[in-house]
RNA sequence: AGAGUUUGAUCCUGGCUCAGGACGAACGCUGGCGGCGUGCUUAACACAUGCAAGUGGGGCGACGAACCAGACUUCGGUCUGGGGCAGAGCCGCGAACGGGUGAGUAACACGUGGGCAACCUGCCCCGUUGAUCGGGACAACCCUAGGAAACUGGGGCUAAUACCGAAUGAGGUGCCGACUCAUAAGAGUUGUCACGAAAGGAAGCUUCGGCCUCCGCGACGGGAUGGGCCCGCGGCCCAUUAGUUAGUUGGUGGGGUAACGGCCUACCAAGGCAUCGAUGGGUAGCUGGUCUGAGAGGACGAUCAGCCACACUGGGACUGAGACACGGCCCAGACUCCUACGGGAGGCUGCAGUGGGGAAUCUUGCGCAAUGCACGAAAGUGUGACGCAGCAACGCCGCGUGGAGGAAGAAGGCUCUCGGGUCGUAAACUCCUUUCAGUUGGGACGAAGCUUCGUCGGUUAAUAGCCGGCUGGAGUGACGGUACCUUCACAAGAAGCACCGGCUAACUACGUGCCAGCAGCCGCGGUAAUACGUAGGGUGCAAGCGUUGUCCGGAAUCAUUGGGCGUAAAGAGCGUGUAGGCGGCCCGAUUAGUCCGCUGUGAAAGUCCAGGGCUCAACCCUGGAAUGCCGGUGGAUACUGUCGGGCUCGAGUCCGGAAGAGGCGAGUGGAAUUCCUGGUGUAGCGGUGAAAUGCGCAGAUAUCAGGAGGAACACCAAUGGCGAAAGGCAGGUCUCUGGGCCAUUACUGACACUGAGGAGCGAAAGCGUGGGGAGCGAACAGGAUUAGAUACCCUGGUAGUCCACGCCGUAAACGGUGGGCACUAGUUGUGGGAACCUUCCACGGUUUCUGCGACGCAGCUAACGCAUUAAGUGCCCCGCCUGGGGAGUACGAUCGCAAGAUUAAAACUCAAAGGAAUUGACGGGGGCCCGCACAAGCAGCGGAGCGUGUUGCUUAAUUCGAUGCUACGCGAAGAACCUUACCUAGGUUUGACAUGUUCGGAAAAGCAGCAGAGAUGUUGUGUCCGCAAGGGCCGAACACAGGUGGUGCAUGGCUGUCGUCAGCUCGUGUCGUGAGAUGUUGGGUUAAGUCCCGCAACGAGCGCAACCCUCGUUCUGUGUUGCCAGCAUUUAGUUGGGGACUCACAGGAGACUGCCGGGGUUAACUCGGAGGAAGGUGGGGAUGACGUCAAAUCAUCAUGCCCCUUAUGUCUUGGGCUGCACGCAUGCUACAAUGGCUGGUACAAACGGCUGCGAUACCGCAAGGUGGAGCGAAUCCGAUAAAGCCAGUCUCAGUUCGGAUUGGGGUCUGCAACUCGACCCCAUGAAGUCGGAGUUGCUAGUAAUCCCGGAUCAGCACGCCGGGGUGAAUACGUUCCCGGGCCUUGUACACACCGCCCGUCACACCACGAAAGUCGGCAACACCCGAAGCCGGUGGCCUAACCGCAAGGAAGGAGCCGUCGAAGGUGGGGUCGGUGAUUGGGGUGAAGUCGUAACAAGGUA
Repeated sequence: AGAGUUUGAUCCUGGCUCAGGACGAACGCUGGCGGCGUGCUUAACACAUGCAAGUGGGGCGACGAACCAGACUUCGGUCUGGGGCAGAGCCGCGAACGGGUGAGUAACACGUGGGCAACCUGCCCCGUUGAUCGGGACAACCCUAGGAAACUGGGGCUAAUACCGAAUGAGGUGCCGACUCAUAAGAGUUGUCACGAAAGGAAGCUUCGGCCUCCGCGACGGGAUGGGCCCGCGGCCCAUUAGUUAGUUGGUGGGGUAACGGCCUACCAAGGCAUCGAUGGGUAGCUGGUCUGAGAGGACGAUCAGCCACACUGGGACUGAGACACGGCCCAGACUCCUACGGGAGGCUGCAGUGGGGAAUCUUGCGCAAUGCACGAAAGUGUGACGCAGCAACGCCGCGUGGAGGAAGAAGGCUCUCGGGUCGUAAACUCCUUUCAGUUGGGACGAAGCUUCGUCGGUUAAUAGCCGGCUGGAGUGACGGUACCUUCACAAGAAGCACCGGCUAACUACGUGCCAGCAGCCGCGGUAAUACGUAGGGUGCAAGCGUUGUCCGGAAUCAUUGGGCGUAAAGAGCGUGUAGGCGGCCCGAUUAGUCCGCUGUGAAAGUCCAGGGCUCAACCCUGGAAUGCCGGUGGAUACUGUCGGGCUCGAGUCCGGAAGAGGCGAGUGGAAUUCCUGGUGUAGCGGUGAAAUGCGCAGAUAUCAGGAGGAACACCAAUGGCGAAAGGCAGGUCUCUGGGCCAUUACUGACACUGAGGAGCGAAAGCGUGGGGAGCGAACAGGAUUAGAUACCCUGGUAGUCCACGCCGUAAACGGUGGGCACUAGUUGUGGGAACCUUCCACGGUUUCUGCGACGCAGCUAACGCAUUAAGUGCCCCGCCUGGGGAGUACGAUCGCAAGAUUAAAACUCAAAGGAAUUGACGGGGGCCCGCACAAGCAGCGGAGCGUGUUGCUUAAUUCGAUGCUACGCGAAGAACCUUACCUAGGUUUGACAUGUUCGGAAAAGCAGCAGAGAUGUUGUGUCCGCAAGGGCCGAACACAGGUGGUGCAUGGCUGUCGUCAGCUCGUGUCGUGAGAUGUUGGGUUAAGUCCCGCAACGAGCGCAACCCUCGUUCUGUGUUGCCAGCAUUUAGUUGGGGACUCACAGGAGACUGCCGGGGUUAACUCGGAGGAAGGUGGGGAUGACGUCAAAUCAUCAUGCCCCUUAUGUCUUGGGCUGCACGCAUGCUACAAUGGCUGGUACAAACGGCUGCGAUACCGCAAGGUGGAGCGAAUCCGAUAAAGCCAGUCUCAGUUCGGAUUGGGGUCUGCAACUCGACCCCAUGAAGUCGGAGUUGCUAGUAAUCCCGGAUCAGCACGCCGGGGUGAAUACGUUCCCGGGCCUUGUACACACCGCCCGUCACACCACGAAAGUCGGCAACACCCGAAGCCGGUGGCCUAACCGCAAGGAAGGAGCCGUCGAAGGUGGGGUCGGUGAUUGGGGUGAAGUCGUAACAAGGUA
């Protein structure tokens, strides 16, 4: 510090997710030791049991054990004095601390800084002063009574440092007065008067009078400590909480408190708080700090520390220095327990512990030795505070599980290309060490101190007492025989967890087969999974490792540091204006803000730094630093603020001009539509893609004239004008009126800008009332269209559109761009004005101000684009945004007559949604161009019969594959057996075939016989080469063979198609953030990315073309088997001969837009011409770029993996692949006279031939047979070419057309023609008379037509591949159909239009809203009841202390009454939540239904 994820790819926006750290954690697996910490986050739920606050006899009375002394003694003991244990009581102090918890609390509760001249403070310290004289009681105790108990009543006795009175008064308090100081209330000094205190105890000495010491007591002053009250500032969320408050705000009198105060009360006034967020609701103890972060921040508030609050729930006071009191009291309530039913007791949120809740949190331990606290004079006692121990890997830190050597790289595991690799120096083995655990022995620090004894010194009268000293003696340790040291022995007792597709370090095998499963995100898994499970190996961490949860970070993803708003989310529809924010130039004052210095404070702990102590570390100790903010004080005065004075540039005003659909109102004009009336006139009009509905003979439409009425204003007219905005304003006139602009520079003197709320304006539609209504026209009706058509089209047509008044308040209210000011190159057009130049005037030119546009630099931007009218550079103010959906929805509130508007969530769900640009693809987008693509033609197919192929059906099997174009006379250039892969049946198992090893054998093949359907079995016969090793053969065994079994979606190779279309790319350069672009686009041209020109491109490659083959002309060479002009010879090029010709075979020439002319850019090229056998690629062939279709083929072959192995291998027999209601494809033959038949007759090319072609001849009607000359072929043979031509016949008919079908007879091939061959002869003579919708081929030696040959092959050809013969028609042209190329455009497509995608309905699940109701919580209000208790009142009653002449008084108490008052009750509301038949929409869900709305002009933008 970043990374993954939206796309085919890119940049951006934007969310989601990950890597880090942390935790009072929990869960899973695992677990050796120690140190230091930490440990109910949930039920402030309920609690059994024990303990957690006592102490003082030196305050007091009584009781009085042990023990001591004395006396007596019956020796048992008794009595007296001393002594004083234990427990209870009076009294004092403490119990308000310490310990727990965080429920409540949004508050002066907390933090921080101040104030109290408005206060208190027990114990402690200092100072001053006092402590005199008296009195009466009550517990304990005794007697007695009640009660189950808890406990209580009555009578009697008694002490005090308990209680009371009197005296005294340095000082204190109160009234009044004076003085001093200060001031908002006050403080101090002083005077008179009044008021108001106390307690003793212990030790020692004593001349018994007392003295002295210590402790205690009273009053006053001061200190310290602790507290109380007040104030400034600071720190949560919600405005879907906007108003709140009656003791409320203030005053006066009174009361109350330690103290100020509405704290309380009576009266008076009407205030107080609040958008700088009152009130209400929700949540929450606050802080030091903790975690995280670079920081700023964010989150948290366990342990430790400070403060606060609470103590079963609510209320209340008492005591006291202090409480409204955790282990006190009273009352009410709930709960639990005891009970004799009458009544009582209790409060673990102290320490342990129990139940419960929960994912989850410990021992009913030891000790007061230390630290601290309470009491005590002290010893000491108490102390679940605390110190320790126990449990828990809960956390942090440390240590160990060994170290060195050791390659036959062992065994074994895994893997493997079988060679090896890896675990791996790892192990074994050798040497060494012993931390820790174990064992032996020793053994602390913590005890400075304290107690006591002794002794010395001080104080003192004193040897009491007290204080101090002594390296004096003794005693004091829970932890603990622990830390630590040490002995002994053995490598001995001690390693796991997660991960290994990317992010993210780490890879293989097997299993599984969209199953099981994984997953933080992206995503893996459908038979070769580095992603599931297991194993091996590896990586990471390590006594832990992972997971889950939460917080911060990354996230600049709430942006102060540090973001944005044209199109990604985001500028309010608009201006006006309040609060607020912000604000021109100069001078002066002030110092509030601001800055600097010093200072106070900022507790300790924590953090950082330095040093130190535990062997280190964690941990602990010491010192320093730091600590926003806050207080005080001294200074600075630029800026901001405030105050005062001035200025004119901002802003505004007066005067002078010109422009304009600016606004309101009134009245007015012509054209057009419609309607009415009349005239002319006749059969149609109207409407559409085409029609129909509709109108019209009752006279329409058309046309003329007149009239009515409403609405809108042609031309001018314009990216012109005006306006603050509006989808605003448009005939013309008039009245009234707003604003802007220009010019002058007279006036005011910062008056400015923005603007939360507020009020106002605000298209269309809509609403209300009343008018108006020509045209248009939702709804509606009809007609069409359509599968449907609740639409688009047509005919009608109501509301509405118009006017007046009033609502509504929204729009893609858009420049999708808030307002203001300033600055930052220009060019150009246009509206309005001014100045200057020029001119007679006009035009024109220059400059300038103000509007509206276009282009463009810098700059900005993700890009597109913006660019002085900014989206540039700055400042000021406002509004708004924070992933998509849910949703601008629900609820609530406000507004509205309603419709609805404004404000505005959540649950749930997804990993995207989105912007701009790029490359493609596509479009019922555009442009250009090509192709037998259409058109123009010719011949067909589709109808018939038959052949062949195929679907389907059938079957034991009908083997398999090919399936739009690009399967279907295709693989198959040829299924009777074989082929053959299929079926039936019968055999066989190292195999029909290959290689190797071992062993054995002399046989095997062949021939013959038998059985059998055959394979095969069996019998006989038979016998190899080599000197040997061995080879061949057979048998046995083992490795293995074999598979036309699967996967063409694991593959190679080969092939089809787009397409013989003209395209497809690269290097360098340039442009772009980038994907990419450029080149390759453009202008021409071409069959062509062919060529030329231009150009930020320049070149190059694969394609095109050419090079190759063939045909066409010619030349040269060579002439046999070819040829024959001339010369001979002949029936015959037969022979002699010839090389001229044809032809054959080789090799050349020729054609290149080369020449001429026109066009064209002086080009490429094109048109025409000449010459030429051939002319613009001369015809044809071969040749198929990058790629597409997971195209075809595992059955040509090859091949990975999987599968079968007495079978899915192999052999054999027979059958099947030929099966037939049917559909399709492709052919043949026809339907006839351009023909059929009969006879005669002419002319080819190419090809094949020895298991072959097979002549002459003979036989047969023929197929064919007999026979065998010649020929391995320019020689011989197949072999007659046919159409054609010449004659004859048929005469338009189901025929002398047509030949299917069937019967009979044959031929040939072959082991064999039944299933199932071809051909021949005789007979038979079907359909068919030119073929619907539709559709195919072909542009010249082509179509059409006619024969010939070949491959395969024993035989079988209407198919296929070749050959030649005869030989046309048509092409105006590119609008349309199909396919293709280039450019451009749109796109929500990229699996790419066979794309994407919307809504209803149906089904399942989920969350939410509404809902008759119903249940509950909370806070408040009104009324009722009214406990305890404080306060107040009080007839009567009661009472020791004081007074008293003894009657009573003073004072007090109980009781009663009253105000207040908790819980409770009643009532109507508020608010929040649960639930609810039913209902509403929403979301999600591999393959449901209906349509086709959107994306292309998406087919109606």